[in-house]
Context: one part of a larger RNA
RNA sequence: UUGGGCGUAAAGAGUGCGUAGGUGGUUAUUUAAGCGCGAGGUGAAAGGCUACAGCUUAACUGUGGUAAGCCUUGCGAACUGGAUGACUUGAGUGCAGGAGAGGAAAGCGGAAUUCCUAGUGUAGCGGUGAAAUGCGUAGAUAUUAGGAGGAACACCAGUGGCGAAGGCGGCUUUCUGGACUGUAACUGACACUGAGGCACGAAAGCGUGGGGAGCAAACAGGAUUAGAUACCCUGGUAGUCCACGCCGUAAACGAUGAGCACUAGGUGUCGGGGUCGCAAGGCCUCGGUGCCGCAGUUAACGCAUUAAGUGCUCCGCCUGGGGAGUACGCACGCAAGUGUGAAACUC
Numbered sequence: 001u002u003g004g005g006c007g008u009a010a011a012g013a014g015u016g017c018g019u020a021g022g023u024g025g026u027u028a029u030u031u032a033a034g035c036g037c038g039a040g041g042u043g044a045a046a047g048g049c050u051a052c053a054g055c056u057u058a059a060c061u062g063u064g065g066u067a068a069g070c071c072u073u074g075c076g077a078a079c080u081g082g083a084u085g086a087c088u089u090g091a092g093u094g095c096a097g098g099a100g101a102g103g104a105a106a107g108c109g110g111a112a113u114u115c116c117u118a119g120u121g122u123a124g125c126g127g128u129g130a131a132a133u134g135c136g137u138a139g140a141u142a143u144u145a146g147g148a149g150g151a152a153c154a155c156c157a158g159u160g161g162c163g164a165a166g167g168c169g170g171c172u173u174u175c176u177g178g179a180c181u182g183u184a185a186c187u188g189a190c191a192c193u194g195a196g197g198c199a200c201g202a203a204a205g206c207g208u209g210g211g212g213a214g215c216a217a218a219c220a221g222g223a224u225u226a227g228a229u230a231c232c233c234u235g236g237u238a239g240u241c242c243a244c245g246c247c248g249u250a251a252a253c254g255a256u257g258a259g260c261a262c263u264a265g266g267u268g269u270c271g272g273g274g275u276c277g278c279a280a281g282g283c284c285u286c287g288g289u290g291c292c293g294c295a296g297u298u299a300a301c302g303c304a305u306u307a308a309g310u311g312c313u314c315c316g317c318c319u320g321g322g323g324a325g326u327a328c329g330c331a332c333g334c335a336a337g338u339g340u341g342a343a344a345c346u347c
Base pairs, nucleotide, nucleotide: 003319004318005317006316007301008300012315014200015199016198017197021193022192023191025087026086027085028084029083030082031081033080034079035076036075037074038073039072040071041070042069048066049065050064051063052062053061054060090190091187092186093185094183095182096181097180102176103175104174105173106172107171108170109153114148115147116146117145118144119143120142124135125134161168162167205246206245207244208243209242210241214240215239219235220234221233222232257314258313259312260311261310262309265292266291267290268289269288270287271286272285273284274283275282276281296303297302320347321346322345329340330339331338332337
């Protein structure tokens, strides 16, 4: 609980697609459901409210008036709705372009680490604050050549780009999604939001089968320390990688839902277009991404045309702290758990 709110105090769902529903551009005619005006009926009495009156006043009582709602009926037509027709500015399509780590698959490349083989070579290497564990005369470390294998792609690289979000970075090819600019040929409101629903969704984790270079939970050892189940060191298994299937959560953050409109400027940058100029560049314009800043706003910090300003539409959410994101129930999951989500009690 018809209120006020949701960047940081409680509160924007992780993100999208979309069903019902809610809301919806310009114009003409019509209708009369909503709406407005009028009439009638009903609205029992008592009570309530109000005006006046009666008991000396009041309580109390009496008389008159009176409400919302519902029903019937007449009229009106600005707005909302319904019907019919038209329009193009919202939305979409076509055509012409350029930009991009957007997605999927296949192939290829070089640097580096590790391992193996061979050569050179000899006593150390490694590691730290200092050491030790560890490796090494069965020849290590170093260095040269060859080979194997896995993972990640230095420089370019940029508050640069793309994507709904998660996220995406070597190169090439194939398939494929979206955005942007210009044009104005086409459709003619086809739109916005979106309860349920469906899909996507980092890392970790789970299942089956592969793979395993480096790194590295667990674990072992060496140190440190009063202790050291740590920080440091030497090792090292899951995992990290691939395929398929689950999980469905994150400080999933801009801690800021989506859409539309309006409201000073300045400056950088990315992708287009127009125009002027020999050029450098200037001016105008559309879309993105940053910084600064006025009005306004805010408890303040700050935000400020990418709003947290001014309005409208739709959805989600909050309502003192703890108990508690717990218990119980239900649903989902192989499990881990996730979703939904109290109360007693207490301050």